[in-house]
């Protein structure tokens, strides 16, 4: 110095109220569980200011993890 931080867990998302999977819960299906379909819950977007009409998104600092 430089990168990264977004349910439980990986991860998308380049200014307009966060999307997918896995995993969890309930339904269907079986003698019975799995699987396999349906549906549902789950994010104060790492903190703290700023610029904005608005900010996960730009700006600065802060902290923490990774490389150098």
């Nucleotide at each position: 110095c430089a990168a990264u931080u977004u349910g439980g867990c990986g991860c998308a998302g380049u200014g307009g109220u966060a999307a997918c999977g896995c995993a969890u819960u309930g339904g269907u299906c079986u003698u019975g569980u799995a699987a396999a379909c349906c549906a549902a819950a789950g994010a104060u977007c790492a903190c703290c200011a700023g610029u904005u009409c608005g900010a996960u998104u730009c700006u600065g600092g802060u902290a923490a993890u990774u490389g150098g």
Molecule: transfer RNA
Organism: Rhodomonas lens